[in-house]
RNA sequence: CAUCUAGAGGGGUGGAGGGACUGGCCCAGUGAAGCCCCGGCAACCACGCCGAACCGAGAGGUUCGGAGCAGGUGCCAACUCCAGCAGGUCGAUCAGUACAGGGCCUGGAAGAUG
Numbered sequence: 001c002a003u004c005u006a007g008a009g010g011g012g013u014g015g016a017g018g019g020a021c022u023g024g025c026c027c028a029g030u031g032a033a034g035c036c037c038c039g040g041c042a043a044c045c046a047c048g049c050c051g052a053a054c055c056g057a058g059a060g061g062u063u064c065g066g067a068g069c070a071g072g073u074g075c076c077a078a079c080u081c082c083a084g085c086a087g088g089u090c091g092a093u094c095a096g097u098a099c100a101g102g103g104c105c106u107g108g109a110a111g112a113u114g
């Protein structure tokens, strides 16, 4: 700096955790994390191709876009699972035994990947 509402799981091993943090809510002995094997998704980078603009005397270069490939990463429950901070907006009866509170939008923070 870019992207984060799409997409994609089986086996072995292991044996109680996991979803970053906090709260919530979930997943998990019908087997969590980790590790190994195989498979898959995607297309950030690499690679070559096409187009456009610009630079260059030229050779060529730079940027942007496109489709391709699948070598390097990444990923394969839930929108980054939801919220967290700020602003806006709807609502005043709605929900609930009661207390507490809610919905939506925008931006940010944090985080993840490149």
Base pairs, nucleotide, nucleotide: 001114002113003112004111009038010037011036012035013034017027018026019025021084022083023082024081039076040075041074044072045071047068049066050065051064052063053062054061055060080110085107086106087105088104089103090102094101